[in-house]
Molecule: transfer RNA
Organism: marine eukaryotic metagenome
RNA sequence: GGUAGCUCAAUGGUAGAGCAAUCGGCUGUUAACCGAUUGGUUGGGGGUUCAAAUCCCUCCC
Repeated sequence: GGUAGCUCAAUGGUAGAGCAAUCGGCUGUUAACCGAUUGGUUGGGGGUUCAAAUCCCUCCC
């Protein structure tokens, strides 16, 4: 260091972005472009706290 399929964000206060995927628009067709949608037990367990992705302990990789 471990967070969406991938790459990565997120001051202790509703977990997001880009890419990908799906649907639609656009059009001679594809690509590109535009719009929308889907997608998360935040590596496992425990503790602190009104509240933990975030702080503490332990384990795994």